[in-house]
A computed fold for a 167-nucleotide RNA from a Thermoleophilaceae bacterium, annotated as c-di-AMP riboswitch aptamer (ydaO/yuaA leader).
The sequence was found by an Rfam model in a public genome assembly.
The organism belongs to Thermoleophilaceae, within Bacteria.
This record gives sequence, structure tokens and C1' cells, in this order.
RNA sequence: CUCCUGAACCAGCCGAGUCCUCCUCGCCCAGCGCGAAGGGGAUCGGGGGACCCACGAGGGCCGGCCGCCGGCCGGCCCGCGGGGCGAGUCGCCGCCUGAGUGCGGCGAAGCGCGGUGAGACCGCGCGAGCCCGUCAGCUAACCCCGUAGGCACCGAAGAAAGAGGAG
Repeated sequence: CUCCUGAACCAGCCGAGUCCUCCUCGCCCAGCGCGAAGGGGAUCGGGGGACCCACGAGGGCCGGCCGCCGGCCGGCCCGCGGGGCGAGUCGCCGCCUGAGUGCGGCGAAGCGCGGUGAGACCGCGCGAGCCCGUCAGCUAACCCCGUAGGCACCGAAGAAAGAGGAG
């Protein structure tokens, strides 16, 4: 001087996603050190679940019963679905399609970040995705699930698009 490995420190963002402990394995500074898998607990987050309250998409066929030109119960078929996490829903226009629960644009509800410790105001963004499977309103007791993941900053290299100017 270079390379490899381990650890520590600085500084953030979205999100419930943090902390303690047991056991096994790996690493090295061999320490109640760091990391990973599995288990337990706390914390935080979410779902299901009474009375009361709230809500009200059915149709056909068969069988049975009754107080019988109506009603009730059971079975089958068709049709309409419905719900959860999350800010992530809605309107208008256009395109596509057999149809639109599809695509794009412009906005709005709502959400996040910064300028602030708070607010007004200003600026920059988001306005997704996933899941249950005909089933779940609220809901005390009670029961169940999760406690992740993804970025930014800094440094280096490269590509593409667009705008302006000149010829």
C1' cells in the first nucleotide's frame, strides 16, 4: 500500500412489525460479543364472536304439515354474492372488449415527507397490491392471527429520453 473477514459508530423514510429469554449452528475481539433457524413471553397491530340495536334478492321443482285459493318446514337447481388487511376510494373523458371487475389521461376524497416542537401556509410524493371463498353488521365474556418486508443517503460506472441553441 492492497485484499478478505468481523465488529462498532454517524444519519434517515414507509409500516403494527419492537423488546426479553431458551436451545442449536456459524463468525471472531472469545465477550452475558455479533448473526441465523426453531421455541416461549411481553408489547404493539388485526380478525372472529351475544343480549340490545341495525339490515332485508329472490325464482323454480319435489316431499311433508297446517288454522288451507294462503302459510310453514326439509331437499335439489338457477340467479344475486359478500367480506378482510391497507391512505390506496371516487368522478369525468378516451381506448379496448362479446361484455368490462381491463388500460390510459385529468382531477378529487384520503395518505406520507420536508420547511416547524405545534399550526397556518408552501413545496415534493402516494392515491398500490394481496387475501378469504357463498361465509363473518355492531358486539361483553371468550377464541384466533401477525409482530414482516421494502427503501433512502454516500461513492463509482454506464444507458436512454426530453428541452434549448446553432448549421